A computed fold for a 76-nucleotide RNA from an uncultured Lentisphaerota bacterium, annotated as transfer RNA.
Model confidence (mean pLDDT): 80 of 100.
RNA sequence: GCCAGUGUAGCUCAGUUGGUAGAGCAACGGUUUCGUAAACCGUAGGUCACCGGUUCAACUCCGGUCACUGGCUCCA
Numbered sequence: 001g002c003c004a005g006u007g008u009a010g011c012u013c014a015g016u017u018g019g020u021a022g023a024g025c026a027a028c029g030g031u032u033u034c035g036u037a038a039a040c041c042g043u044a045g046g047u048c049a050c051c052g053g054u055u056c057a058a059c060u061c062c063g064g065u066c067a068c069u070g071g072c073u074c075c076a
Stems, first nucleotide, its partner, number of pairs: 001072007010025004019056001027043005049065005
């Protein structure tokens, strides 16, 4: 340099014909307990990597950029 994949909550990941963004764990609060853990209930947490385009409407479709992972190639 070329090709492919990935990018969504603090972490790991869902999100199927474009139509209100979710789960588990973690965090915080509460119930319970002598206390802690566990369990149960609740709360908060998002520029869906970035920029632009198409559309009434985009995490989703199109183009570009960036980062990470893997493969290939060239030079030394």